Small-subunit ribosomal RNA, 5' domain from an uncultured bacterium, 528 nucleotides, folded computationally. The RNAcentral record of the full RNA draws on ENA and SILVA.
Context: one part of a larger RNA
RNA sequence: GACGAACGCUGGCGGCGUGCUUAACACAUGCAAGUCGAACGCUGAAGCCCAGCUUGCUGGGUGGAUGAGUGGCGAACGGGUGAGUAACACGUGAGUAACCUGCCCCCUUCUUUGGGAUAACGCCCGGAAACGGGUGCUAAUACUGGAUAUUCACUGGCCUUCGCAUGGGGGUUGGUGGAAAGGUUUUUUCUGGUGGGGGAUGGGCUCGCGGCCUAUCAGCUUGUUGGUGGGGUGAUGGCCUGCCAAGGCUUUGACGGGUAGCCGGCCUGAGAGGAUGACCAGCCACACUGGGACUGAGACACGGCCCAGACUCCUACGGGAGGCAGCAGUGGGGAAUAUUGCGCAAUGGGGGCAACCCUGACGCAGCCAUGCCGCGUGAAUGAAGAAGGCCUUCGGGUUGUAAAGUUCUUUCGGUAGCGAGGAAGGCAUUUAGUUUAAUAGACUAAGUGAUUGACGUUAACUACAGAAGAAGCACCGGCUAACUCCGUGCCAGCAGCCGCGGUAAUACGGAGGGUGCGAGCGUUAAUC
Numbered sequence: 001g002a003c004g005a006a007c008g009c010u011g012g013c014g015g016c017g018u019g020c021u022u023a024a025c026a027c028a029u030g031c032a033a034g035u036c037g038a039a040c041g042c043u044g045a046a047g048c049c050c051a052g053c054u055u056g057c058u059g060g061g062u063g064g065a066u067g068a069g070u071g072g073c074g075a076a077c078g079g080g081u082g083a084g085u086a087a088c089a090c091g092u093g094a095g096u097a098a099c100c101u102g103c104c105c106c107c108u109u110c111u112u113u114g115g116g117a118u119a120a121c122g123c124c125c126g127g128a129a130a131c132g133g134g135u136g137c138u139a140a141u142a143c144u145g146g147a148u149a150u151u152c153a154c155u156g157g158c159c160u161u162c163g164c165a166u167g168g169g170g171g172u173u174g175g176u177g178g179a180a181a182g183g184u185u186u187u188u189u190c191u192g193g194u195g196g197g198g199g200a201u202g203g204g205c206u207c208g209c210g211g212c213c214u215a216u217c218a219g220c221u222u223g224u225u226g227g228u229g230g231g232g233u234g235a236u237g238g239c240c241u242g243c244c245a246a247g248g249c250u251u252u253g254a255c256g257g258g259u260a261g262c263c264g265g266c267c268u269g270a271g272a273g274g275a276u277g278a279c280c281a282g283c284c285a286c287a288c289u290g291g292g293a294c295u296g297a298g299a300c301a302c303g304g305c306c307c308a309g310a311c312u313c314c315u316a317c318g319g320g321a322g323g324c325a326g327c328a329g330u331g332g333g334g335a336a337u338a339u340u341g342c343g344c345a346a347u348g349g350g351g352g353c354a355a356c357c358c359u360g361a362c363g364c365a366g367c368c369a370u371g372c373c374g375c376g377u378g379a380a381u382g383a384a385g386a387a388g389g390c391c392u393u394c395g396g397g398u399u400g401u402a403a404a405g406u407u408c409u410u411u412c413g414g415u416a417g418c419g420a421g422g423a424a425g426g427c428a429u430u431u432a433g434u435u436u437a438a439u440a441g442a443c444u445a446a447g448u449g450a451u452u453g454a455c456g457u458u459a460a461c462u463a464c465a466g467a468a469g470a471a472g473c474a475c476c477g478g479c480u481a482a483c484u485c486c487g488u489g490c491c492a493g494c495a496g497c498c499g500c501g502g503u504a505a506u507a508c509g510g511a512g513g514g515u516g517c518g519a520g521c522g523u524u525a526a527u528c
Stems, first nucleotide, its partner, number of pairs: 005524005012375006019367001020333001025331003029328003034073003039070002042067001047062007080286003090210007099203002104199005110193002112146004121136006152177011182191002212258003219249003224246008261283002264280001265276001267274002288309005311322004339365001341364003347361001348359004378408004388399004412469001414464004422455001427449009472517005477498003483512005493500002
């Protein structure tokens, strides 16, 4: 100098950051992932209209709120943690002629014809519950048969071109196989679906190089190393398997043990280097512990499923439920680390044509001097150098212009007022243009109107009162800026090192004075 700090004393305000380093210990409670009625069948509230009369009801129509269900997309993002991992995990540079890629963008093709179910629902039944069974009905962009598809896939033949090569690109030809869904608007439109090509983005895999300690670990290895046939994968490969060969790694440290997420960075240092990996950003790994797959473009999936285990809870004892290393919060551990807050107004994300809904991401507020930065705690004048304190050679010195007094100011805080910006959009409407048969509609631009702010008693500004509400901490032997008196008497104590203290201690304790820093100042730990 530095810190995610802690401890002691002290503490006025603001801005911006940071805040479980320990038990990847266990968790009460609430919230953290939904959305779409413009895919579908039900349910059908309010309101409105009509009729009847017992004047507040009944019946019918309209309407479409709400609810669960089928279906689609999302839930693989975002958020957390650092346990494991010494590894192609990370960083960096290459490769993929060995690969995939939902949504998005561009180009192009088609969107044909049939079918049977099933949830919801009704009825019946079982169960304490979680939940389940039977039967009957129904829809779809759910499921499914056929047709068509030069282009596509697989498998052969031929031609051409390129490559170091297993081979790649293009053309042609034969066989086999492969699609689809509709919705909305009064109609065109719009939007969706299918096949193919290209792009973008994201990912998989492979390789070179680089970065810990230990030899008191010296030999390690049998799917091991390679080949071949086969399987598997989106894809290469002992990834798996049959057979064959006997290889492969290693003092340039294999194998084993210990420790550890890696990096951009951060701290320090003149640098070389050393140390570190909190916050922010990238990658990885994990989600009670271990294992497994399903769905899907994508997971072997934190708030999904199955099995086993430990633990907790409910139970009618037959059986069930759960997973905060999400945000708050609780217990525990610890020297030690915050609110069970507000809002989707902004930014971003998911769904939706949209309106909009959801979003503990995020934006804000709260707590803590935990850090950095800024401001204040007054200014000028004021010598009788007051009183008091301390020292004294008793003359005086010092505290000290310090105080009092006088004259001012009012930052910050307080009270009252005024008041931006963060708001872009979206909605309604008008005009113009484009599209069009169209003065509908849709889109684009402009104008107008009523609106959208959690923060928020916002920032900033104005006024009011009154010096009013605001200073401590450590040190004073040398290193090291700063000295005297009293007390104590190798005691009590101090101490980072040297060392002080045994009767005049500038070193202990107190006081006066001084020095340093200042809303902080010291101490301690670790690091350079």